Predicted 3D model of a 114-nucleotide RNA (SAM riboswitch aptamer (S box leader)) from an Acidobacteriaceae bacterium. It matches the Rfam family "SAM riboswitch aptamer (S box leader)". Its family is annotated with regulation of gene expression in the Gene Ontology. The organism belongs to Acidobacteriaceae, within Bacteria. The sequence was found by an Rfam model in a public genome assembly.
C1' cells in the first nucleotide's frame, strides 16, 4: 500500500516544552496566546485483539451476555465520524429551503487476508 469483514448516539487528565493555527477533504460552526496542534512524562478510557465470568450448541477457530480484567498488541483522552455534502421517503412550500426517517458516500480505528 490494497481489500474483507466489525465498529463509530457512551467514556476519558495533569505537568512540562513549543509557539499559531487546528477539527480528514470543501460549505457551515466551533476550539485557540486564558496557548489551541504537535512532542514528552505520568495518568485515564475501554473501541478491537487477548484473559477471566457465563448462556446456548453434540462440538467448534461457532453464536450470544458481563455495571469483569487492562498484566499484554492496538487505539483513544472538546462537541453524535461536531455537522452536512448522494439516492428515496415523510413534513412543508406557489416552488425551494429548513427539520425529520432510513439506506449510501467518504472518513477513522480494529482484526484478517494479500
Nucleotide at each position: 500500500a490494497u481489500u474483507u469483514c466489525a465498529u463509530g448516539c457512551a467514556g476519558a487528565g495533569u505537568g512540562g516544552c513549543u509557539g499559531a493555527g487546528g477539527g480528514a477533504c470543501g460549505g457551515g460552526c466551533c476550539c485557540u496566546g486564558u496557548g489551541a496542534c504537535g512532542c514528552c512524562a505520568c495518568g485515564a478510557c475501554a473501541a478491537c485483539c487477548g484473559g477471566c465470568c457465563u448462556g446456548a450448541g453434540c462440538a467448534a477457530u461457532u453464536c450470544g451476555g458481563g455495571a469483569u480484567c487492562a498484566c499484554g498488541g492496538u487505539g483513544u483522552c472538546a462537541a453524535c465520524u461536531c455537522u452536512c455534502g448522494c439516492c428515496c421517503g415523510c413534513c412543508g412550500u406557489a416552488a425551494c429551503a429548513a427539520g425529520c426517517g432510513g439506506g449510501g458516500u467518504a472518513c477513522a480505528u480494529g482484526a484478517g487476508a494479500u